Bacterial RNase P class A from an Actinomycetota bacterium, 388 nucleotides, folded computationally. Model confidence (mean pLDDT): 81 of 100. The sequence was found by an Rfam model in a public genome assembly. The model forms 97% of the base pairs in the Rfam consensus. Rfam family: Bacterial RNase P class A. Rfam's curators write: Ribonuclease P (RNase P) is a ubiquitous endoribonuclease, found in archaea, bacteria and eukarya as well as chloroplasts and mitochondria. Gene Ontology terms of the family: tRNA processing, dimeric ribonuclease P complex and ribonuclease P activity. By type it is a ribozyme.
[in-house]
RNA sequence: AGAGUCGGCCGGGUGGCCGCGGCUCGGCGGCGACGCCGGGUCGAGGAAAGUCCGGACUCCACAGGGCAGGACGCUGGAGAAACUCCAGGCGGGGCGACCCGCGGCAAGUGCAACAGAGAGCAGACCGCCCGGGGCUUCGGUGUCGGGUAAGGGUGAAAGGGUGAGGUAAGAGCUCACCGGCGCGCCGGGCGACCGGCGCGGCCGGGUAAACCCCGUCCGGAGCAAGGCCAAGCAGGAGGCAUGGGUUGCCCGCCCGCCGAGGCCGAGAGGCCGCAGGCAGCCUCCGGGUAGGCCGCACGAGGCGGACGGAGACGUCCGUCCGAGAUGGAUGGUCACCGCCGCCGGGGAACCGGCGGUACAGAAUCCGGCUUACAGGCCGGCUCUCACU
Repeated sequence: AGAGUCGGCCGGGUGGCCGCGGCUCGGCGGCGACGCCGGGUCGAGGAAAGUCCGGACUCCACAGGGCAGGACGCUGGAGAAACUCCAGGCGGGGCGACCCGCGGCAAGUGCAACAGAGAGCAGACCGCCCGGGGCUUCGGUGUCGGGUAAGGGUGAAAGGGUGAGGUAAGAGCUCACCGGCGCGCCGGGCGACCGGCGCGGCCGGGUAAACCCCGUCCGGAGCAAGGCCAAGCAGGAGGCAUGGGUUGCCCGCCCGCCGAGGCCGAGAGGCCGCAGGCAGCCUCCGGGUAGGCCGCACGAGGCGGACGGAGACGUCCGUCCGAGAUGGAUGGUCACCGCCGCCGGGGAACCGGCGGUACAGAAUCCGGCUUACAGGCCGGCUCUCACU
């Protein structure tokens, strides 16, 4: 210098103008609830996101046991818990820093496209070998029966590897060594596991986010949880009232009264009469809707330091208080600056122009995981090349 890997962090700044939400102070109005005006102060994130996992909190349920169902799965530790974190073990990938994965398929059952003869107590397509008979130019040739998994071929995958013996040809068929597995013993480690020795030819492909087996754990709903106050309407009780009748009440029906208007009559007046009306009001009570309030912002809290620990983390001390909406505020605009990219000028510092400045946005809270992200900063480590 280039390439890479891991960890940590930032993710625009200042000012003007117009606005929004919470708290608070002052003034004015109002009996009050509260409203208006002015001032002060606070007002999104590293992921507030996805709602995937775990908890706090709240309400409901709960004798005991079993079945079903679900989640998790190497070991030790941390943590309130976890599909979390730290350290380690084993396996896989990478030259390496480093990254990824984690019970069991050697308990049973199942599943697997295409190609291929054969895909699961395997398989004779070519080849190799033996035998029978046929033909033969005696070199072979094709056919039938059988043996064979060493070689070829198919496939992601064909039932350990190398060598020797053995054989008609072959084959763990036998032997030596290597690998795996199982058993026994010894040593190290808390443990997962590692190392060594011996024995046994035991040699068994994949898949459990397939059923399943083993081990551990598991009540349900979620802040629209839940609690408090409480209009109007309906309900209950009482009181005062209320034309008559029909069962105390309501509806309905009958009678009566009022009633637009119509008819008769010279007039006074008489008769008929649609719709509708002729009894409601007050007080108290229970549940509870609208609405309001609480839950709801001091917490497994942030920052700094000391100590313990390899680390996750723990203990102690100091210090800080940092959103709380409920149709849901945290915005818009202008100017200057910053950062990045491109272009032009310049020897350079630099100057000018253009463009970009992300992802996203609280809603009970907290711990994680995952995903998105313009641009940038810091540190550890690795590999390659060059120079000293």